[in-house]
Context: one part of a larger RNA
């Protein structure tokens, strides 16, 4: 901007794409074959290598907004208890997210037409020939089939539901509406901005708050032991980004626009 009314969902597949890899072991069988060395087709299984594609439950990285120790030095009047700098001050742990060396899955199977090549049945040429008529087998390769994009496929399908008989003297027009979308706001399973997405009070979208999970590892004060460093108890304490949940406390308000053969 078209898809001849105008939305909101849900599909169909013309056509494109991407995948397509291999190894060792077993049985079958120490058979078939061979004098002996040695040794199979076919067939049936199990394991891996590279590749790809998804996720993060395990196993491991990271984890400068989490937690603990600690050095030096300033500050908070001193002590105690904290704060600020020093690469994140150094160390030691680590949720979420993101991740790979983790995890899971994949090439397959099956069908049709074929190369190469082997055939059948046949003449021309009384034989003889797969070919000349005719009919057959036959490949990691070709169409399919798997996974994925897809009706601007302008040839523009397809279904399914909503919204329907305003007004301007006329109108293939203007308005102002309708279903429905937008702006404009609270945000993430999204993101460069835009787009998607999920919410917008008849509400759990973000934040607080309250429980939890995880994660650190035994808070502070005050008791008790020691001369003290310091230990124990109180105590699995306290603290705790992102994680799951609950709860309108705070913000998501009001409101403007676009939008129909009507």
């Nucleotide at each position: 901007c078209g898809u001849a009314g105008g939305a909101a969902a849900a599909u169909u597949g013309a056509g494109g794409a991407g995948a397509g890899c291999u190894g060792u072991u077993c049985c079958u069988a120490g058979u078939a074959c061979g004098a002996g060395a040695g040794g199979a087709u076919c067939g049936g299984a199990a394991u891996g290598g590279a590749c790809a594609u998804a996720c993060c439950u395990c196993u491991g990285g990271u984890g400068u907004a989490u937690c603990u120790g600690u050095u030096g030095u300033c500050a908070c009047g001193c002590c105690a208890g904290u704060g600020g700098c020093a690469c994140u001050g150094c160390a030691g742990a680590g949720u979420a997210g993101c991740u790979a060396u983790g995890u899971a899955u994949g090439g397959a199977a099956u069908g049709g037409a074929u190369a190469a090549c082997c055939g059948c049945u046949g003449a021309a040429a009384g034989c003889a020939u797969c070919u000349a008529a005719g009919c057959g087998g036959g490949a990691a390769g070709c169409c399919a089939a798997c996974u994925u994009c897809a009706a601007g496929a302008u040839g523009a399908g397809u279904u399914u539901u909503c919204c329907c008989a305003u007004a301007u003297g006329u109108a293939u027009a203007u308005a102002g509406u309708a279903a429905g979308a937008u702006u404009c706001c609270a945000g993430a399973a999204a993101g460069a901005c835009u787009a998607u997405c999920u919410g917008g009070u008849u509400g759990a979208u973000a934040g607080g708050c309250u429980g939890g999970a995880g994660g650190u590892g035994g808070a502070a004060g005050c008791a008790u032991g020691g001369c003290a460093a310091c230990a124990u108890g109180u105590u699995g304490a306290g603290c705790u980004g992102a994680c799951c949940a609950g709860u309108a406390c705070u913000a998501a308000u009001a409101g403007a626009u676009c939008g129909a053969g009507g």